[in-house]
Context: one part of a larger RNA
RNA sequence: AGUAUAUAACGGAUACCUAGACUGGUACUUCCGACGAAGGACGUUGAAAGCUUACGAAAAGCUUCGGGGAGCGAGCAAUCACGCUAUGAUCCGGAGAUCUCCGAAUGGGGAAACCCAUCCCGCUUGCGGGAUACCCUGUGCCCAAAACCAUUAAGCACAGGGAGGGAAGUCGGCGAACUGAAAUAUCUCAGUAGCCGGAGAAAAUAAAUCAAUAGAGAUUCCCUGAGUAGCGACGAGCGAAAAGGGAACAGCCCAAACCUCAAUUUAUUGAGGGGUUGUAGGACUUCAAUAUCUGUGUUGUUAUGCAUAAGAAAAGACUUUGGAAAGAGUCGCCAUAGAGGGUGAUAGCCCCGUAUCUGAAAUGCAUUUCGCACGGUAGAAUGUUCCUGAGUAGGGUCGGACACGAGAAAUCCGGCUUGAAUCUGGGAGGACCACCUUCCAAGGCUAAAAAGAGUACCAGAUCGAUAGUGAACAAGUACCGUGAGGGAAAGGUGAAAAGAACCCCGGGAAGGGGAGUGAAAUAGAUCUUGAAAUUAUAUACUU
Numbered sequence: 001a002g003u004a005u006a007u008a009a010c011g012g013a014u015a016c017c018u019a020g021a022c023u024g025g026u027a028c029u030u031c032c033g034a035c036g037a038a039g040g041a042c043g044u045u046g047a048a049a050g051c052u053u054a055c056g057a058a059a060a061g062c063u064u065c066g067g068g069g070a071g072c073g074a075g076c077a078a079u080c081a082c083g084c085u086a087u088g089a090u091c092c093g094g095a096g097a098u099c100u101c102c103g104a105a106u107g108g109g110g111a112a113a114c115c116c117a118u119c120c121c122g123c124u125u126g127c128g129g130g131a132u133a134c135c136c137u138g139u140g141c142c143c144a145a146a147a148c149c150a151u152u153a154a155g156c157a158c159a160g161g162g163a164g165g166g167a168a169g170u171c172g173g174c175g176a177a178c179u180g181a182a183a184u185a186u187c188u189c190a191g192u193a194g195c196c197g198g199a200g201a202a203a204a205u206a207a208a209u210c211a212a213u214a215g216a217g218a219u220u221c222c223c224u225g226a227g228u229a230g231c232g233a234c235g236a237g238c239g240a241a242a243a244g245g246g247a248a249c250a251g252c253c254c255a256a257a258c259c260u261c262a263a264u265u266u267a268u269u270g271a272g273g274g275g276u277u278g279u280a281g282g283a284c285u286u287c288a289a290u291a292u293c294u295g296u297g298u299u300g301u302u303a304u305g306c307a308u309a310a311g312a313a314a315a316g317a318c319u320u321u322g323g324a325a326a327g328a329g330u331c332g333c334c335a336u337a338g339a340g341g342g343u344g345a346u347a348g349c350c351c352c353g354u355a356u357c358u359g360a361a362a363u364g365c366a367u368u369u370c371g372c373a374c375g376g377u378a379g380a381a382u383g384u385u386c387c388u389g390a391g392u393a394g395g396g397u398c399g400g401a402c403a404c405g406a407g408a409a410a411u412c413c414g415g416c417u418u419g420a421a422u423c424u425g426g427g428a429g430g431a432c433c434a435c436c437u438u439c440c441a442a443g444g445c446u447a448a449a450a451a452g453a454g455u456a457c458c459a460g461a462u463c464g465a466u467a468g469u470g471a472a473c474a475a476g477u478a479c480c481g482u483g484a485g486g487g488a489a490a491g492g493u494g495a496a497a498a499g500a501a502c503c504c505c506g507g508g509a510a511g512g513g514g515a516g517u518g519a520a521a522u523a524g525a526u527c528u529u530g531a532a533a534u535u536a537u538a539u540a541c542u543u
Base pairs, nucleotide, nucleotide: 001542002541003540004539005538006537007536008535009534015528016492017491020463021462022460023459024458025457026456027455028454029453030452031165032164039102040101041100042056043055044054046080047079050076051075052074062096063095064094065093066092067091071084072083073082107116108115109114117132118131119130120129121128122127123126134162135161136160137159138158139157140156141155170198171197172196173195174194180187184233209216210215220247221246222245223244224243230238231237251445252444253443254389258273259272260271261270262269263268278423280388281387282386283385284383285381286380287379293376294375295374296373297372298371300370303367304366305365306364307363308362310358311357312356316331317330318329319328320327332349333348334338340352341351342350394418395417396416397415398414399413400412401411404430425440426439427438428437429436479486480485499527502514503513504512505511
């Protein structure tokens, strides 16, 4: 020096565990904000320095109304002191009060959590309360110039509104590239990512729709149709619709004709009535009728249900092993409760619960009764006349969207340029024409089915500490970066601290040996188990 064995050490794998995650389901809820949000700063506890939680100078809290019933003064985190509490505390829930400073931040400023003001009111005379940003709309006031009067602009006052935040989803505007095509340009990735704007769900929605000689009857979503018909350097790829089956269902209001009224700068304008459609409808004219049904809203009212605290809730003993019984044995009991968790090992009957039943002063939500307010709803006939959404439809050209890349390219949208008809009218049925069928554009509104999130509960051929969230622990923490941003590691004594009194060695508040606790201390706080690499010592063998 090597190899092997043993005993220790180092180390923290493995096993077991779970306080945390992940995924799905069900139910409910679904915006907050100048009445100052979201998010923060700084404070607040008797001893209170830190982090977390709660709260705001009325500061781990105040008032009140309910619940509850014996302890309590938050946790890490013990200890002491002083208190509160059957005149019901702590605790749980409803409503309210207070709520520093920053932040849209809004009196002015500003290097956020700070500095400096003006006016009014009050007093304890240096404090307290209130107002004072900007924009829009409405009303009133005030009054320049053009322009004498008058009116307006600007300005002032009052009232109402706005602003800012929000994970995901949604609608709209703008809009890539890597990539794929085994290169690459059309194409694809993709109308994706990203940026901006809007609402709370959004969007869409009541046929100028489909269809095909039969018919359907707003929109949205799911299954199918179907990877079909098609599109495509017919490459890579892209990719419908009708129809059928389901979920959910809901329909309405204007403009115009005409009438009335009021203003008029005599061109009209405003208000009210009327009216709202395609087997055309309405106005106008004539006749008939005066009723019925129904919708919406509501600080009202009646009742019910739900949510936000809760309450009652059955039934086991002995023996035995053991540190401990819930294990084993024997004999019982309850069960609309044998879900689950805990208890010194595995408990229906020990504890918390669970099935079942019951429950709200207050607030909210839903449905509902009555009331009130505002709407809607009926017939027939005649057809001379009037109305039925115009720079619109359509055309040209250039783009875009449609599954559809200009194609035979219909349909929809936009820029430029043109430009109708008026019910004897107009659009569509994938160039176009005829016939036929079907619908009525150029105004508007509209729940539900549906997306996402939050809360509660439940479940898992999900994970079990290098896994599962980045985060089971002071985690978006420590730390890194000027910054945008990046971003960890780190769980386990024991049933119970019973956490080792006392003695000894030692320089000892290190470390250790006894003693003691405990079932166990090779469970001793670097604490369950304790693998391997590696180290030390001892022994054997080899060199």

The part of an RNA shown here (large-subunit ribosomal RNA, domain I) has 543 nucleotides and comes from a marine metagenome. The coordinates come from a structure-prediction model, not an experiment, and the mean pLDDT is 81. The full RNA is in RNAcentral, with records from SILVA. Rfam family: Bacterial large subunit ribosomal RNA.